[in-house]
Context: one part of a larger RNA
Order: sequence, then structure tokens, then C1' cells
RNA sequence: GUCCGCGAGUUGCCGUCAGUGGCGAGGUUAAGCCGAACAAGGCGUAGCCGUAGCGAAAGCGAGUCCGAACAGGGCGUUAGUCACUGGCGGCAGACCCGAAGCCGGGUGAGCUACCCCUGGGCAGGAUGAAGGUGGGCUAAACCCCACUGGAGGUCCGAACCGGUGGACAGUGAAAAGUCCUCGGAUGACCUGGGGGUAGGAGUGAAAAGCUAACCGAACCCGGUGAUAGCUGGUUCUCCCCGAAACGCAUUGAGGUGCGGCCUCGGGUGGUCUGUGCAGGGGGUAGAGCACUGAUAGGGCUAGGGGGGUAACCUCCGAACCCUGUCAAACUCCGAAUCCCUGCACAUAAAGCCCGGGAGAAAGACUGUGGGGGAUAAGCUCCAUGGUCGAAAGGGGAACAGCCCAGACCGCCGGCUAAGGGCCCGGAGAGGUGGCUAAGUGGUAAAGGAUGUGGCGCACCUAAGACAACUGGGAGGUUGGCUUAGAAGCAGCCAUCCUUUAAAGAGUGCGUAACAGCUCACCAGUCGAGGUGCGCUGCGCCGAAGAUGUAACGGGGCUCAAGCCACCCCCCGAAGCCGCGGGUCUGCACCGAUGAGGUGCAGGCGGUAGGGGAGCUUUCCGCUGUAGGGUGAAGGCAGACCCGCGAGGGCUGCUGGACGAGGCGGAAGUGAGAAUGCGGAC
Repeated sequence: GUCCGCGAGUUGCCGUCAGUGGCGAGGUUAAGCCGAACAAGGCGUAGCCGUAGCGAAAGCGAGUCCGAACAGGGCGUUAGUCACUGGCGGCAGACCCGAAGCCGGGUGAGCUACCCCUGGGCAGGAUGAAGGUGGGCUAAACCCCACUGGAGGUCCGAACCGGUGGACAGUGAAAAGUCCUCGGAUGACCUGGGGGUAGGAGUGAAAAGCUAACCGAACCCGGUGAUAGCUGGUUCUCCCCGAAACGCAUUGAGGUGCGGCCUCGGGUGGUCUGUGCAGGGGGUAGAGCACUGAUAGGGCUAGGGGGGUAACCUCCGAACCCUGUCAAACUCCGAAUCCCUGCACAUAAAGCCCGGGAGAAAGACUGUGGGGGAUAAGCUCCAUGGUCGAAAGGGGAACAGCCCAGACCGCCGGCUAAGGGCCCGGAGAGGUGGCUAAGUGGUAAAGGAUGUGGCGCACCUAAGACAACUGGGAGGUUGGCUUAGAAGCAGCCAUCCUUUAAAGAGUGCGUAACAGCUCACCAGUCGAGGUGCGCUGCGCCGAAGAUGUAACGGGGCUCAAGCCACCCCCCGAAGCCGCGGGUCUGCACCGAUGAGGUGCAGGCGGUAGGGGAGCUUUCCGCUGUAGGGUGAAGGCAGACCCGCGAGGGCUGCUGGACGAGGCGGAAGUGAGAAUGCGGAC
């Protein structure tokens, strides 16, 4: 892991509600007794509940209490009770399994810590303390030298004790090892035997170490089914309805109480909801500046600063006026939507009241209006709608929360929605007109650009525009100043006049300065449009990322298979329609107002959860009955029959002795999950 078996809302008492039944102003017995002695039945009236309440009470009484009240208001003004069954609650282990733990009584020092008693062990080598002896020295010492001596938590290093670094090992040879390396090795050394100290206690050269392989409190048993607001699990079928993730409170925040939301029963009867009309409410969006404030420029003035002997000059400048603005905590105004009421119409498994049972109180994304944040977040907090949650189907390449659409079942029928119709791949290489050349489409901004289409405005133009080409582009003059020079062209000032078809005291290049080239401007050649600006459609640049194209799902697409506008057709879902069937609810009819049947209309996605109807297992009563060796139960098989289903039959084989079905009763009553438990493989 698989298979088989086992495995979780039970029982008692009390309460509450419903159903069923008995009796009813009453209902009922408990212990106990009789009895065929654990029977049925009978007796037993103690007790309990009810029959009157109100008040703290005196007390009064269908009333009473507060009160001055013959205002008002509170609580009351007759249906119960006993059983059984079911739902739920309380007390009990109370659906099952699960702690870490707490306490009690014991068991442990054969591991380990320390202590006591008694034994044992430490190759070899090195160093050479005190002391001693002799000698030197001395007055004698001190001291010095040699020899001797053999001290030491002394040195090197086996046994022995340890465990430094590394490798290996790490389902090991081993629940701590092996190998290499390393520390101590006469000591606070190591070790045998005997003995002692223990659980809030011991022991501890102290690490909360050790106390028998996990010690911040050992182990065993008991209290014990401790407690677990936590995690997991909780077993057959079908039918109806169907949530919540909100508010308030909470030593509250992943729990709970009350309310809201779901369900079931009873009651009520035009309530709810929608639309129309009518009457009210409001201060948001917007707007506005009349208030409160903010605010740019100007005007005018009170007032003030500086200067002045003064006249006066200059600067700032409230209020006020003009122009232009801003505001969640501004409003002279002011919608849409919304809220309340009335009337009418439409509507139903819709509302409201009472009672039984819940679940839920972690929400998520998305549109819209806002707060927080950074006009960040798959961010966070509100409001309001939607979807998911609890929703399958179609679309979106894939994709809970987006778009379409709500699946009772069947059909080899039809129509549509979103989205699509060249191929993958169902349906148009559909039509008309235009746009795009960027594979834009098929990511992105400020900003940039003779991309290209459309529209508009202004100006030039056959008295010839624009572009090009040819020619001219002059004189006073090298203007004046400046300067080494300054001659159109370093710079400063001025910028006139003349000849002209036209030509600047000069547009750029150039020179040291000139020169030279060129432009403006003019003419000629040519012969038809040209120049500038604005608005707008589609495109261009801006544009860098990590495995491999990889920013259309792919192929591929250019008068499109891209974009815009209009049009026709088609595909496309569990939507809608058609045909058949099931079930629920309502109504009508038949039947007897019943069971049931027929017809019509409507409903039937569903988690938590509520309600309803059933199937099955074991045992009991009728009943050891029907049946059964001409084959029971059980087992195996079946494409057969019945039931929506849980299941029930039938048939064949097996099996070899029991044993249905029906009606009722009682439960150790249904397994796939609990890292479930046991067994087998």
C1' cells in the first nucleotide's frame, strides 16, 4: 500500500416545544401492597401540576401596585394534566480519537553524579629541589665548588583514562562508531568489590549537567473517559426550501451571547415588492462666492515705515470697488438616484406576528462613489450593485470572482446569447465605401518628425506664381567710430542718398586686411499651380532581461484573414422552442368530501443548514409459522424483471441444514478517508 473485519449524537434524570392518545376544573399517583410473586391486572390520594392575581409588605382581590387621582402606566383577568414518540436544552465523559500537563502511592544510583569502606594499576626514558658528605673561604657563619641525594597537581612517552581536528559513516558493523590526528599519563590520577544519597528530591570543580538509550523536574500504576474556545474523523437513498462571512457586546478578536439572514409549524389577510400618478423629506454630484476662510492682478482710501525744517517725495497697505479663482470639516443655490405616505394597476412557495430547529459572525474579486497609501499593490478600510462562495453549461488560448447564461431526466430535432465565421476548428477567403504599409493590428508616456488621408483659413499666381537654370546684384563708400588692420560680414553707432528692371551701409562662407564665392532683390527662360498655418483619421520614432521564437492561442494574413461605417447570411450553450417522461405545489373534474386517477398552470443548480418520505441490517412478538435433502441460510454469476433510488425479485452454479415474507416492536443498524485499530498478503 491493498483486501477483510472493527470504528463516532448513546443512556438516565430534569426542562422546553411539537405530534399522538386518555381524562378534563381537574389531571396523576410515588414508595409500598395484592396478584400466576421480575406477568397482565388491581390497590395505594402521601405528594406534584393546575384551578387568582397584584404588591417589598401590611394587605386587597378580577383585580392589584405606583399615585392626591374616579390621569395614566406595569403585571394580571380559567385549560390543564398524565403518558408515549420525536426535536432541542441542562446535569452527567455526553458524537469519537488526540495532548503537553497536575496530584497521589509506589519502583529505581547493576547507567550516571557525589560520598564512605576495602583492594588493585601506572613499560621505559628525561630533569635533578631540599637535605647530606668532602673541599675552598671565614674569627665563626653566610657564600662558592664537587660528589651524593632523588623532590615535583615537573618533562617525553606505552598500558590505562580521555575525546582536539578531519575524513568515513549517517535505512550505520554501531540509537554516538571506525580510521588518522590529538590531551593526561605519581595525580584534584585510573580502576575492582562492598555500601550510602531520589523526584521539587538527590548529586553536581555548575553544563539546569546527571539520576537505567529523549530530565527546566525520572519511571510505573492510579485519580482518568483530566481538560482541549484547537486539529482530524463522523458510515444508506430520494424529495422540497436554502443561508452567512453583517450590527452590537465580550480578558473579545480563528470563541461566545443577542439581533439580521435560512428552515419548519401555527396565525393574519391585501400586508411586501414593482410600475404609474400625487404629496412630502434631504443638502450629495454639479455649480456658486451671498456667509466662513483661502486667493492673483488692478483701482482708491484710513493707517503705518523711510527721507525732509517744511511744502513735499517715496514705500507698505486693512476696509471698499473692478477683473479672475479655490474649499471634506464654506453654501445665495442645487439635481439624478434614494427615503416616507396616499391612490391605481400588476404580482406570490413574496410580507407581517407567535413558536420549534439551525448554520453563520475568516469572505474573495469586479463595476461605481469615497477614506488611508504614492490619484502604488492580486494593498487596506467603508458605501452601493454583480458574480464566486454554494453554479455546472458557452465565450475569454489556458484561467473561482470578467462577458453570456441559471443544468429535473431522455432525444442521431429546431432558434438564438456572449463570442465568432481563411486553416487548425462549427460558420462568409460575403457585399459596398473608405483608412493603414507600420506585420501597425498583435503592450506603454512625456516628447519628436516635409509618413499618409480628410477638413478649414490666409497669401502668391497667364500683368506668368513655386522650384530649377542663365544673367544682373551697381555708385557715393574702405559710412562713422574703434583698431596694427576693420574695406557689407571682430565689435560699437547710424542705417542715408544716387543710378536703376533690381540690388541690404548687407544672409552665410571666406581674407591678416582686401580679394573671391553666395544670399536678399531684379530680369530672362519655362508654363500651372504654389507657399504657410490650424483642426482631424490612421500610422512612425521614443521601446533594454534574464532556458528558446515567446507582447496575435498557432499556422498564416496587406484593395486583408488589420482598422472605421453600413448591410445581408450563417455558426454558436445544459438559455429558448419541439417531442416523451418523473416529481412537487395550486386549481378543476371523476371517485365517497377518502385512497387514487385525469386535465391545466407553475416550480424542481445548490455548500452550511432546516423540513419531508423511504430502503437495509441484528434481535423480539404473532411464529420455530409458510417453506426446506425433489436442497434452508450463506457464497459465485447474469446483457433478465420491479423500484427515481437506497434496494427487492428471478435464473443457473455452489453450499449442505436451516428458515423467509407480512404486520408490529427494540436497536451495539449502513464505512473510503480519522498520519484510525486488528489481521492477512
Predicted 3D model of a 681-nucleotide part of an RNA (large-subunit ribosomal RNA, domain II) from Pseudothermotoga sp. Taxonomically the source falls in Pseudothermotoga (Bacteria, Thermotogota, Thermotogae, Thermotogales). It was read from a public genome assembly.